[in-house]
Molecule: Glycine riboswitch aptamer
Organism: Paenalicyclobacillus mengziensis
RNA sequence: AUGACUUCGACGUGAGAGUGUAUCUCGAACCAGGGAUACCACCGAUGGGGCAAUGUGUGAGCACGCUCAAACUCGCACAGAAUCUCUCAGGUGACAGACAGCGCCGAAGAA
Numbered sequence: 001a002u003g004a005c006u007u008c009g010a011c012g013u014g015a016g017a018g019u020g021u022a023u024c025u026c027g028a029a030c031c032a033g034g035g036a037u038a039c040c041a042c043c044g045a046u047g048g049g050g051c052a053a054u055g056u057g058u059g060a061g062c063a064c065g066c067u068c069a070a071a072c073u074c075g076c077a078c079a080g081a082a083u084c085u086c087u088c089a090g091g092u093g094a095c096a097g098a099c100a101g102c103g104c105c106g107a108a109g110a111a
Stems, first nucleotide, its partner, number of pairs: 005109005011103003018040001020039007041092003047088001048086003054079008
């Protein structure tokens, strides 16, 4: 089940941050403008990293005659989400394009 939810495809919507500095280069050219590299500043919504509650395992205490050792307390290890956080990757004039997420349609699966 008049389909939560998942995957794929089409369409729609879809943010942030530099007219920075230096050098080189294209440009009749020391203009305007474009491109490349380095540095500085900055942004978070592909990707990547980090963790809270909690869970599991484990050490000590509880547990000073001996054996058994639950719950609890403290510690350690592992697991542990995001639109949080880091900024490695990516990005930072406008337009266009792309991206997370969302909406809708179709297909497949499905509690």